[in-house]
RNA sequence: AACUUGAGAGUUUGAUCCUGGCUCAGAACGAACGCUGGCGGCGCGCUUAACACAUGCAAGUCGAACGGAACUCUUUCUUCGGGAAGGGUUUAGUGGCAAACGGGUGAGUAAUGCAUGAGAAUUUGCCUUAUGGAAGGGGAUAGUUUUUGGAAACGAAAGGUAAUACCCUAUAUCCUAACAAAAUUGGUUUUUUGUUAGUAAAGAUUUUAUCGCCAUUAGAGAAGCUCAUGUCCGAUUAGGUAGUUGGUAGGGUAAAGGCCUACCAAGCCUUUGAUCGGUAGCUGGUCUUAGAGGAUGAUCAGCCACACUGGGAUUGAGAUACGGCCCAGACUCCUACGGGAGGCAGCAGUGGGGAAUAUUGGACAAUGGGGGAAACCCUGAUCCAGCGAUGCCGCGUGAAUGAUGAAGGUUUUUUUAAUUGUAAAGUUCUUUUACCCGUGAAGAUAAUGACGGUAGCGGGAGAAAAAGCUCCGGCAAACUUCGUGCCAGCAGCCGCGGUAAUACGAAGGGAGCGAGCGUUGUUCGGAUUGACUGGGCGUAAAGGGUGCGUAGGCGGCUCUUUAAGUGAGAUGUGAAAGCCCUAGGCUUAACCUAGGAAGUGCAUUUUAUACUGGAGGGCUAGAGAUCAGGAGAGGAAAGUGGAAUUCCUAGUGUAGCGGUGAAAUGCGUAGAUAUUAGGAGGAACACCAGUGGCGAAGGCGACUUUCUGGACUGUAACUGACACUGAGGCUCGAAAGCCAGGGUAGUGAACGGGAUUAGAUACCCCGGUAAUCCUGGCCGUAAACGAUGGGUACUAGGUGUAGGAGGUAUCGACCCCUUCUGUGCCGGAGUUAACGCAAUAAGUACCCCGCCUGGGGAGUACGGCCGCAAGGUUGAAACUCAAAGGAAUUGACGGGGGCCCGCACAAGCGGUGGAGUAUGUGGUUUAAUUCGACGCAACGCGAAGAACCUUACCAGCUUUUGACAUGCAAGUUAUAGAUGGAUGAAAGUCUGUCUUUCAGUUCGGCUGGGCUUGCACAGGUGCUGCAUGGCUGUCGUCAGCUCGUGUCGUGAGAUGUUGGGUUAAGUCCCGCAACGAGCGCAACCCUUGUCGUUAUUUGCCAUCGAACAUUUUAUGUUCAGGAACUUUAACGAGACUGCCGAUGUUGAGUCGGAGGAAGGUAAGGACGACGUCAAGUCCUCAUGGCCUUUAUAAGCUGGGCUACACAUGUGCUACAAUGGCAAUUACAAUGAGAUGCAAUAGAGUGAUCUGGAGCUAAUCUAUAAAAAUUGUCUCAGUUCGGAUAGGAGUCUGCAACUCGACUCCUUGAAGUCGGAAUCGCUAGUAAUCGCAGAUCAGAACGCUGCGGUGAAUACGUUCACGGGCCUUGUACACACCGCCCGUCAAGCCACGGGAAUUGGCUUUACCUGAAAGUGACUGGUUAACCCUCACGGGAGACGGUUGAAUAUGGUAGAGUUGGUGACUGGGGUUAAGUCGUAACAAGGUAGCCGUAGGAGAACCUGCGGCUGGAUCACCUCCUUU
Repeated sequence: AACUUGAGAGUUUGAUCCUGGCUCAGAACGAACGCUGGCGGCGCGCUUAACACAUGCAAGUCGAACGGAACUCUUUCUUCGGGAAGGGUUUAGUGGCAAACGGGUGAGUAAUGCAUGAGAAUUUGCCUUAUGGAAGGGGAUAGUUUUUGGAAACGAAAGGUAAUACCCUAUAUCCUAACAAAAUUGGUUUUUUGUUAGUAAAGAUUUUAUCGCCAUUAGAGAAGCUCAUGUCCGAUUAGGUAGUUGGUAGGGUAAAGGCCUACCAAGCCUUUGAUCGGUAGCUGGUCUUAGAGGAUGAUCAGCCACACUGGGAUUGAGAUACGGCCCAGACUCCUACGGGAGGCAGCAGUGGGGAAUAUUGGACAAUGGGGGAAACCCUGAUCCAGCGAUGCCGCGUGAAUGAUGAAGGUUUUUUUAAUUGUAAAGUUCUUUUACCCGUGAAGAUAAUGACGGUAGCGGGAGAAAAAGCUCCGGCAAACUUCGUGCCAGCAGCCGCGGUAAUACGAAGGGAGCGAGCGUUGUUCGGAUUGACUGGGCGUAAAGGGUGCGUAGGCGGCUCUUUAAGUGAGAUGUGAAAGCCCUAGGCUUAACCUAGGAAGUGCAUUUUAUACUGGAGGGCUAGAGAUCAGGAGAGGAAAGUGGAAUUCCUAGUGUAGCGGUGAAAUGCGUAGAUAUUAGGAGGAACACCAGUGGCGAAGGCGACUUUCUGGACUGUAACUGACACUGAGGCUCGAAAGCCAGGGUAGUGAACGGGAUUAGAUACCCCGGUAAUCCUGGCCGUAAACGAUGGGUACUAGGUGUAGGAGGUAUCGACCCCUUCUGUGCCGGAGUUAACGCAAUAAGUACCCCGCCUGGGGAGUACGGCCGCAAGGUUGAAACUCAAAGGAAUUGACGGGGGCCCGCACAAGCGGUGGAGUAUGUGGUUUAAUUCGACGCAACGCGAAGAACCUUACCAGCUUUUGACAUGCAAGUUAUAGAUGGAUGAAAGUCUGUCUUUCAGUUCGGCUGGGCUUGCACAGGUGCUGCAUGGCUGUCGUCAGCUCGUGUCGUGAGAUGUUGGGUUAAGUCCCGCAACGAGCGCAACCCUUGUCGUUAUUUGCCAUCGAACAUUUUAUGUUCAGGAACUUUAACGAGACUGCCGAUGUUGAGUCGGAGGAAGGUAAGGACGACGUCAAGUCCUCAUGGCCUUUAUAAGCUGGGCUACACAUGUGCUACAAUGGCAAUUACAAUGAGAUGCAAUAGAGUGAUCUGGAGCUAAUCUAUAAAAAUUGUCUCAGUUCGGAUAGGAGUCUGCAACUCGACUCCUUGAAGUCGGAAUCGCUAGUAAUCGCAGAUCAGAACGCUGCGGUGAAUACGUUCACGGGCCUUGUACACACCGCCCGUCAAGCCACGGGAAUUGGCUUUACCUGAAAGUGACUGGUUAACCCUCACGGGAGACGGUUGAAUAUGGUAGAGUUGGUGACUGGGGUUAAGUCGUAACAAGGUAGCCGUAGGAGAACCUGCGGCUGGAUCACCUCCUUU
């Protein structure tokens, strides 16, 4: 000193909080697989087939127990053949000890096991200790010899022989047994003494002692037995057991015991889980963890079990014996077919199995074991080596310097560079490891070293021989390019990939670990996700439908006692190893050694007595109970009553009634409905009636009587903890349903009919059976709900209501106050995820019970129990998903509600839809009919103008550095213009003529320019508007959209922005936990309307003056002149609810009025918030990426965009008399004009032509039309209408055929006001009339502007549409064009049933009965001992026969559990199948629960229940004023 220790993240949603699962990051492994691999140390290495095994080895040793044999040596004798004695080596046999240890494996075993702790009725070889002893005899036998059987294994007979082999006798301190006596004790016992009987022994070697032998004592160590506690899962295993439980007697054992037998009794175990089934060797420990726990039981250590499978004994101190025996069985081998042999779960090794696990090695040197006196022998125990990155640990693969940030390469790139990168090269060093050479330990204490070519040490050479693996979207450290294009693929979860992938594949770069790195599998952790530590149950999963009550759990105050629980101390134990601490040894570490601590446990003992428990006594506050009292739809039975419906009878009376959204079926002239009277019958009880009452719940409602249960209040005699809860058990238990018998008025599943509908097996209507009612018996379930188990105590208030009691006051009753019990509402603390709950808790605590652990599969299947059935109760798994869910938030939506606005409706005017035609679109056609735009918000749109061009399309003909741009290289140098010819459709190609002879210059073919060729590149109206910019449309000129700070909420968010008024307006005012601000609104800008000032040409000109002309007393023209007016165009003024009255909150404002050109935004325009629609546009333009490059580019001619059965949008013209035609006549404004507008005049019927005054424009150019006046037409397919068609022309233009416009003559179609439906418009508007312009050579019924004439109507917001605000519901959030249910059809998957079939296990009855032991019998055999002189007999041994029990096998069943299985059932799952639309909004019939019937399917209907139903109204209660 013994220790240091607790992290979270991703994923449900548009977002949030919670619940809840899934997944990840960590550690570990006897591991395996993939890629890679230098060295060493220390460990470890068949987890699967307890599958089968070739070969070798793994247990022997002792000659100092014994007789022989062989070989050999010495001595001695010899007849020389040999004999005798002794020694040595080797040795088969007899004998002794060992072989029961050591080594292996984990099949069996859920307790004959193991762990911990106790115990008594036992044994024990070798070892230690102590005492004593070892006397006398005997008969065999193996080996061996001879004969002999057998293939072999192995024997048989005869002869002979030894012992520490065997036997007998003697002796006996002891020991055993019996008996007697004494002592001891409460007693059983125990001890002592004595007598009788019984039981021993072995020698060997040597001459020195030693080793053995026998009996007994004590011990150590070992073994057997018993008890207590602990020791996995299943109740879909609930009863099990006959030697079973106990006793007596006996047997048996080393020993207690039903261990065994006989008899007697009927016990014994079990919900504290027996029995049965499944799984499993147990422990020290190991892994993980903060811990508690959870998982595990390789290596090491303790115990157990097993040894091919099953059974059995023998020997022995010890076995029921791995390398012994016997029997049976399976398998393998040998065989001469007669018979024999075998057991690697010992070490190696082989085959097999498997994802997978090593050498047929060395040595007994060390440690240990067996034998021996010892030397020594044996030892696959063990020590070593070999193989394996299988694990842990250590070391290395170089170090320092080195920027020109080298070159080359890679990759990226904005083309400038960056990066790889101090990296390399280069320079200077080092040599660990590996390699070569030499030397060389400890391990040994005298000798002995497998390891060992060891470790270590010394020397040598040279940077030399030594780096990979995984990952880089988030979790989670690390990013770019290319390829691919929902393909290929990735993936632990979320997810990635559909042409710009940091997620696939590759590369570059980077991150992490490193001789390893990843993957897979398994365990713990995170997971407080089974919660002891440490969870929950109103709505997320979860309170039993209700009570009564057994076991159990738990239990008021007080005294005494006890000491079981509890606390403290001590003792014993808790093996060693391991973990931890401190030291030490290997160079360090891993590893090893030593000492300690710890081991939270168990047992014994001492002590304490607060609390709990046990025993005894007392108390009254809990509980019960006496008396008095009132309340009540509490229950059961009997009787009675009135209203209503229906039916029947009779009367009155006549044509309808009834029913619905509207109808019909139905009833009615045979008299209904209606009405009056009488009668019958069944069911239910209006008003009272009330978040009132009673009951345990279900439930209970007319009145009376009888019987009966409970609660409450008051009082305080009595008992004295008798209480609470309650697994099993039992009772009650709505509706529906079932059985039997009644009853049946109304209602009414099923059913019939009528409607509705695409259909309508429904909703609606007309009928109607079961049922609903009664009696008796079943069923046992509901949203059986307060979705809230029961009991006790405590914790602010306020206000109702029901039943009692008391008090004050009063004559009395109210009122008021207090209190008990019930039943409601609001609310504080507290609590809750929030909603909410809040003394009737979902708050704070205690006691008891029930229940939950992701969604689906499924409350299903199988099994059990209950039921007549329907069905109920108990109640899984495979498989599948990453969610399912609760509360609240913001939106969106609703066939929800409220308020408000809008040419939204209404009130009006005029249209469209019908005709003809123009134009656009679709479709069709075509070589092409280029492309785009598609509800509003595409369709007279891009296109403000397609004959060529345009033009993008088609056919044909041409060109290829190109029609257009820039650069480089080479070559060339004569450039530009005009004009011919040939050919051709043209483009073009070929070929001429004339004029001119590029610019600069440093004078160099030097520079620029041109041309030719080549290379880079050009070009693209090709694709992607879903890669984009820009621009635009739309909601919508709608009034909204946000922010800062503060506050509220865990949070998303809310507040502000809501409310009361008001406005065109989030406009303004008031109020308010908000105060302010921004983008929008409004205003500022332009035009128009009034006035003023200034200005005056081309515009204007009243007055005045002059001249001229004439239609002659006025008009016109011109000039002079003017600035009054009009106009023009610059600057100002003006309008602000400013003034008055009313109203309103003394407000904002509104209404009316005055004045004013204009009055409440004066009118119109421009101006378009945050955003939505992946809205439109790549064909205006710009642009990323892709594609094309003699073509998808470029040029040309011709054609097409103009087609034509048809459909449709938008216009024009009409259908006529408010009109057409003819004649006459008046009044504008905007704007345009030089490649132009064009006057007067002339020609033509006319389009137009000739010609050209004037005009670059307030100067010139253009007849305004409708209107007005007059005339005519007179209601017709017309004097309406003008299409179509024929002919003739004009103009533009290279060109008028496809394919222009216009003119004239002739022709004269449809059409007589337009179905359903639908559009525009609120005042200078609609309607109507013309004029101008852009585009443009020409070509408007379109478009954009301009002015002329000039209305009607608006009660109003109920309804349809669109929008805004508030609120409500929601299962929607791609936001209702949403979501979503079920049948059917198809693919795949797992499961249930299933005729049957095939196995395993267990078990019952019967049969069979090996070996062995034992019992009984025995007439056979027999050396030792006894009796006998002997024969013979006895004991004992051997052999034989047989009984019981038993292994195995068989027969007949039973139980249980698997496999297969035609067919069948539902379930799950699968981008785009069918039918409907059940649910979510009031989901269009509110939904759901139980039950019953019906139906293609979701479902529908009946009965009862629930709110987890919207909306409106009413009642009651509460809050605030």
This is a predicted structure of a 1521-nucleotide RNA (small-subunit ribosomal RNA) from an Alphaproteobacteria bacterium.
The coordinates come from a structure-prediction model, not an experiment, and the mean pLDDT is 82.
NCBI's taxonomy places the organism under Bacteria, Pseudomonadati, Pseudomonadota, Alphaproteobacteria.
The RNAcentral record of the sequence draws on ENA and SILVA.